RNAcentral holds the sequence, with entries from MGnify, Rfam, Ribocentre and ZWD. This is a predicted structure of a 68-nucleotide RNA (nadA riboswitch) from a soil metagenome. Its Rfam family is "nadA riboswitch". Rfam classes the family as a small RNA. The coordinates come from a structure-prediction model, not an experiment, and the mean pLDDT is 82. RNAcentral records the identical sequence in 2 taxa.

RNA sequence: GGCUUCAACAUCCCCGCCGGUUGGGCGCGCCGUAGUUUCAAACGUCGCGUAGUGAAUCGGCUGGAGCC
Numbered sequence: 001g002g003c004u005u006c007a008a009c010a011u012c013c014c015c016g017c018c019g020g021u022u023g024g025g026c027g028c029g030c031c032g033u034a035g036u037u038u039c040a041a042a043c044g045u046c047g048c049g050u051a052g053u054g055a056a057u058c059g060g061c062u063g064g065a066g067c068c
Base pairs, nucleotide, nucleotide: 001068002067003066004065005064006063007062013054014052016061017060018059019058020057021056022055023053025050026049027048028047029046031044032043033042
């Protein structure tokens, strides 16, 4: 230097750090569906935002172990 593998550290367990992709959660907005005397509530598409997203996956990094 290359490859493989692991997470001790954690206010039960799981969770090393950063950034992506896909799919979810929540909030807001537009439009539509349906509905109503009117207004609401409901459902769906799209967009934006949000966070321990206890889902999957990719790249880089920290710290161990092993092999070459």